RNAcentral holds the sequence, with entries from MGnify. This is a predicted structure of a 101-nucleotide RNA (Glycine riboswitch aptamer) from uncultured Rubrivivax sp. NCBI's taxonomy places the organism under Bacteria, Pseudomonadota, Burkholderiales, Sphaerotilaceae, Rubrivivax. It matches the Rfam family "Glycine riboswitch aptamer". Gene Ontology term of the family: glycine biosynthetic process. Rfam describes the family as follows. This family represents the bacterial glycine riboswitch.
RNA sequence: CUCACUGGAGAGAGGCGCGCGGCGUAGUUGGCGCGCCCACCGAAGGGGCAAGGCGCACCGACGGGGUGCUGCCGAAUCUCUCAGGUAAAGCGGACAGCGGG
Numbered sequence: 001c002u003c004a005c006u007g008g009a010g011a012g013a014g015g016c017g018c019g020c021g022g023c024g025u026a027g028u029u030g031g032c033g034c035g036c037c038c039a040c041c042g043a044a045g046g047g048g049c050a051a052g053g054c055g056c057a058c059c060g061a062c063g064g065g066g067u068g069c070u071g072c073c074g075a076a077u078c079u080c081u082c083a084g085g086u087a088a089a090g091c092g093g094a095c096a097g098c099g100g101g
Base pairs, nucleotide, nucleotide: 001101002100003099005097006096007095012038014037015036016035017034018033019032020031021029022028023027039086040085041084045082046080047079048078052073053072054071055069056068057067058066059065
């Protein structure tokens, strides 16, 4: 790094509209789908950064030093919330455990 198994959180069953379906007309409907709006979550993915290092410039008592920089590299479970997600189920899921390659 990969394969299999297991565990694995958070946040509105939001509002409006349209369509499909169920029910016997009207109508109704935490049945489904799509669009828009508001509110939220962070643990697919993605973006950002510290110390430090490099580079450059200047200084130096010339020591392995000092100062500066819209420069480069630079982590995350931090942060952003682009993506994704927000009843249960299902899917996904960073990460962890055991086993194999």